[in-house]
RNA sequence: UCACGACAAAGGCAAACCCAUCGAAAGGUGGGGACGCAAAGCCAAGGGCCUUCCGCAGCAGUAGCUGCCUGGUAGCCGGUUCCCGAA
Numbered sequence: 001u002c003a004c005g006a007c008a009a010a011g012g013c014a015a016a017c018c019c020a021u022c023g024a025a026a027g028g029u030g031g032g033g034a035c036g037c038a039a040a041g042c043c044a045a046g047g048g049c050c051u052u053c054c055g056c057a058g059c060a061g062u063a064g065c066u067g068c069c070u071g072g073u074a075g076c077c078g079g080u081u082c083c084c085g086a087a
Stems, first nucleotide, its partner, number of pairs: 004085002012037002017032006035075001041080003046077002048073003055068005
């Protein structure tokens, strides 16, 4: 330096759920709370997944469905940077 990751040291984050709040929704934010996490730090460009009020197109024929547009998710993959050091 690259890889790797221990019942190591020091520190960190916080799922579900509850309360408040923003949003049409997915979901976000704050507080409580810990299922987990060595990148559960950051990034929505690529793949995936979720959403889709309004708008457009197609199907349908009045109930809707599909696609686009939209928004979200980094705790799905991915990209990128970093703490520590047993084997």
The prediction has a mean pLDDT of 86. Predicted 3D model of an 87-nucleotide RNA (c-di-GMP-I riboswitch aptamer) from a Planctomycetota bacterium. It was read from a public genome assembly, where an Rfam model found it. The model forms 95% of the base pairs in the Rfam consensus.